[in-house]
Transfer RNA from Bacteroidales bacterium Phil6, 82 nucleotides, folded computationally. The prediction has a mean pLDDT of 80. Lineage of the source: Bacteria > Pseudomonadati > Bacteroidota > Bacteroidia > Bacteroidales. It matches the Rfam family "tRNA". About the family: Transfer RNA (tRNA) molecules are approximately 80 nucleotides in length.

RNA sequence: GCGGGUGUGGCGAAAUUGGCAGACGCGUCAGACUUAGGAUCUGAUGCCGAAAGGCGUGGGGGUUCGAGUCCCUUCAUCCGCA
Numbered sequence: 001g002c003g004g005g006u007g008u009g010g011c012g013a014a015a016u017u018g019g020c021a022g023a024c025g026c027g028u029c030a031g032a033c034u035u036a037g038g039a040u041c042u043g044a045u046g047c048c049g050a051a052a053g054g055c056g057u058g059g060g061g062g063u064u065c066g067a068g069u070c071c072c073u074u075c076a077u078c079c080g081c082a
Base pairs, nucleotide, nucleotide: 001081002080003079004078005077006076007075010026011025012024019065027045028044029043030042031041032040046055047054048053058074059073060072061071062070
C1' cells in the first nucleotide's frame, strides 16, 4: 500500500427482514435475612433537565416515514496479502 473482520451502558453481550436500543449475565447501590460477614432473595442502576421532555450504538455525513442494521467518509484495533 491492497483486501477483510470488529467497535453498542462501568464490564461481557443481545437486538431475527430497517420498526420499543441496551434483553440476559457480571459489577455497583439500597433493602430483607444474619451477632457480623458471606451466600440467598427483592428493588434500582446511560447522559441532560425541577418537570414535561430531549439526547445517546467509535467520530462526521447521507438514504428513509423510520438506521445498531443500508451507503459514503474517517478513527481505533485485529487478521490476511504484498